Transfer RNA from an uncultured bacterium, 73 nucleotides, folded computationally. Rfam family: tRNA. By type it is a transfer RNA.
RNA sequence: GGGCCUAUAGCUCAGCGGUUAGAGCUGACGACUCAUAAUCGUCUGAUCGCAGGUUCGAAUCCUGCUGGGCCCA
Numbered sequence: 001g002g003g004c005c006u007a008u009a010g011c012u013c014a015g016c017g018g019u020u021a022g023a024g025c026u027g028a029c030g031a032c033u034c035a036u037a038a039u040c041g042u043c044u045g046a047u048c049g050c051a052g053g054u055u056c057g058a059a060u061c062c063u064g065c066u067g068g069g070c071c072c073a
Base pairs, nucleotide, nucleotide: 001072002071003070004069005068006067007066010025011024012023013022018056027043028042029041030040031039049065050064051063052062053061
């Protein structure tokens, strides 16, 4: 220098162009217990990497940039 993959909650990940973007773990509170753990219930938590474009409508499609990973030279 060229090509490919990837970026969504504190962490690990889902998410056909159309609902209020979900799950597990973590965290807070409560139930249970003499108490702790386990278990159960409720709740909190995301400007979907950034900037544009297409579209009635974009986390999703297109372009550029940035970070990470892999391959080729």